[in-house]
RNAcentral holds the sequence, with entries from Rfam. A computed fold for a 139-nucleotide RNA from Polymorphospora rubra, annotated as c-di-AMP riboswitch aptamer (ydaO/yuaA leader).
């Protein structure tokens, strides 16, 4: 000098997951944003088979395979949707990705008063140092 590993400021991403104040310094109680229950009107109303809903972008297909086989899982391509490329927003081009998980417990349709709950995690730090509008900031 160079590779990898961790760790602290600080910047950034994801998301509702931010900020303020008290103090006994980890707990409270607010603001803000999110979610659920829950009328009238409205919807819905039959039959069968798998109950059935919530949170989320995370649905739905086709191929192969095992199984307890009108289905479930696992592997493979895609795919409705989603996110991201450093001043903020839209919008064009291009490029990288994600398309999962989990919870309630037989039970909820929308829903005003009303009730109730949440405020987590997880990640990155050499770069599209593109285009146009609008704007904010700086001189």
């Nucleotide at each position: 000098g160079g590779u990898u590993c961790g760790g602290a400021u600080c910047c950034g991403c994801u998301u509702a997951g931010u900020c303020g104040u008290a103090c006994u310094c980890g707990u409270a109680c607010g603001a803000g944003c999110c979610g659920g229950g829950g009328a009238c009107c409205c919807a819905a109303g039959c039959a069968a088979u798998c109950g059935g809903g919530g949170u989320g972008a995370a649905u739905c297909c086709g191929c192969g395979g095992a199984c307890g086989a009108u289905g479930u899982c696992c592997g493979c391509g895609g795919u409705a949707g989603g996110g991201c490329g450093a001043c903020c927003u839209u919008u064009c081009c291009c490029g990288c990705c994600c398309g999962a998980a989990u919870c309630c417990g037989u039970c909820a349709g929308c829903u005003a008063a009303c009730c109730c709950g949440g405020u987590a995690g997880g990640c990155g730090g050499c770069c599209g140092u593109g285009g146009a509008a609008g704007g904010a900031g700086c001189a």